[in-house]
């Protein structure tokens, strides 16, 4: 240098024929309990790396970038 993959919540990930953004864990509150644990219920949190672009519409497609890996060189 050039080739493949990843980028979504604090952390791990999911979300494909393009139509409201999701789960777990964690965290706040309630319920339980003589208190905790567990457990069950509610709840807060997301400019979906960034910038064009296409579309009535884009986490998703296209382009460029910009970070990580893995390969080649």
């Nucleotide at each position: 240098g050039c080739g493949c993959g990843c980028g979504u919540a604090g952390c791990u990930c999911a979300g494909u024929u393009g139509g409201u953004a999701g789960a777990g864990c964690a965290c706040g509150c309630c319920a339980c309990u003589g208190a905790u644990a567990c457990u069950g219920g509610c709840g807060g949190g997301g400019u979906c790396c960034c910038a064009g672009g296409u579309u009535c519409g884009a986490a998703u497609c296209c382009u460029g970038g910009c970070g990580c890996g893995c390969g080649c060189a």
Transfer RNA from a Candidatus Tayloriibacteriota bacterium, 73 nucleotides, folded computationally.
It matches the Rfam family "tRNA". The family's RNA type in Rfam is transfer RNA. Rfam links the family to the GO term triplet codon-amino acid adaptor activity.
Model confidence (mean pLDDT): 82 of 100.